[in-house]
Context: one part of a larger RNA
RNA sequence: CUGGGCUUAAAGGGUGCGUAGGCGGCUUGUUAAGUAGGGUGUGAAAGCCCCCAGCUCAACUGGGGAACUGCACUCUAUACUGGCGAGCUAGAGUGAGAUAGGGGUGUGUGGAACUGCCAGUGGAGCGGUGAAAUGUGUUGAUAUUGGCAGGAACGCCGGUGGCGAAAGCGACACACUGGGUCUCAACUGACGCUGAGGCACGAAAGCCAGGGGAGCGAACGGGAUUAGAUACCCCGGUAGUCCUGGCCGUAAACGCUGAGUACUCGUUUGGAGCGGCUUCGGCUGCUCCAAACUUAGAGAAAUCGUUAAGUACUCCGCCUGGGGAGUAUGGUCGCAAGGCUGAAACUC
Repeated sequence: CUGGGCUUAAAGGGUGCGUAGGCGGCUUGUUAAGUAGGGUGUGAAAGCCCCCAGCUCAACUGGGGAACUGCACUCUAUACUGGCGAGCUAGAGUGAGAUAGGGGUGUGUGGAACUGCCAGUGGAGCGGUGAAAUGUGUUGAUAUUGGCAGGAACGCCGGUGGCGAAAGCGACACACUGGGUCUCAACUGACGCUGAGGCACGAAAGCCAGGGGAGCGAACGGGAUUAGAUACCCCGGUAGUCCUGGCCGUAAACGCUGAGUACUCGUUUGGAGCGGCUUCGGCUGCUCCAAACUUAGAGAAAUCGUUAAGUACUCCGCCUGGGGAGUAUGGUCGCAAGGCUGAAACUC
């Protein structure tokens, strides 16, 4: 390389948009590039293969044939692929009407809790643990009542419930704004799918500058425990956690399962919409989304099973024994931390 694979054995890119490229619906005309067939030329000789012959045989040598699977030109065929032209509406999109939602951004508002401060009541403990101690309190704590301030998070509703490409999104109101679903079938007429590079988004932690700082809390200090205790438990507590602007670009970024299309038994549940019948109790049909069980089939099994890991096709990414190692080196990005790309010797 061919081949075989990627839920759990090595292997799906964190997610989207999209360039090149690859692939691409139905009808018809044309062309004849691909494709297929014929002819001609060429495809040196030797060698290989087949037949025959010459050395006593063989090796060796000579003669003939085949082969040289290729290339060029030319003639023909036109189903399929491609090019060009014309058309269609089942894909895709637009429009009209309706609709669900913690989808996003900004501004404002609210109550519970917490902490601090001020004041009242009160008078000896409080706090904490397995038990304690550090800590805190007669300079009046803890508890309780009233007031003020501050920051962060939004209980119940809340749900194998919803939305979002993923990361993620949950108090309330307003403004701006993205996407989805259903019905109609008015419009466009293949405008599609995927997507190397590229661009954008991307939890937490971390970094830079400026704010903010209630609670929590790496580091750090103290008290315990212990043989020790650089821990688990307790008392404190700085960065951080929060906001604005800018970096970082990684996660068990997981469904450990790439995207798209078509096809292949059923049952049950939840969510969003639309229709038919109705005795108004309900019955029933269609589309989309989210789950549970299961047939065939698949699978090493566990299990998957119309949301496939089934049956097929298209495109991308990735794997090729363990360790060395996601290391070294080079390149590139970053303020740094580090990220991306990524070996070998050696060893089993």